[in-house]
RNA sequence: GCCGGCAUAGCUCAGCGGUAGAGCACGUGAUUUGUAAUCUCGGGGUCGGGGGUCCAAAUCCCUCUGCCGGCU
Numbered sequence: 001g002c003c004g005g006c007a008u009a010g011c012u013c014a015g016c017g018g019u020a021g022a023g024c025a026c027g028u029g030a031u032u033u034g035u036a037a038u039c040u041c042g043g044g045g046u047c048g049g050g051g052g053u054c055c056a057a058a059u060c061c062c063u064c065u066g067c068c069g070g071c072u
Base pairs, nucleotide, nucleotide: 001071002070003069004068005067006066007065010024011023012022013021018055026042027041029039030038048064049063050062051061052060
């Protein structure tokens, strides 16, 4: 230098054009003498930045940034 992949909640990840989700973690309550475990309810997201297409974009296109891999 060229090619490909990834970027979504604190963490690990789903979601493949039509209301952003799960598990773990965190908080509340129940249970317990207490802790842990278990159960209940809840909070938490400019979907990496910018632009474009579309009635509508996390999703499609372009570009930039970061990380990973391959080729030379």
Background
This is a predicted structure of a 72-nucleotide RNA (transfer RNA) from an uncultured Bacteroidia bacterium. Rfam family: tRNA. The family's RNA type in Rfam is transfer RNA. Its mean pLDDT, the model's own confidence on a scale to 100, is 83.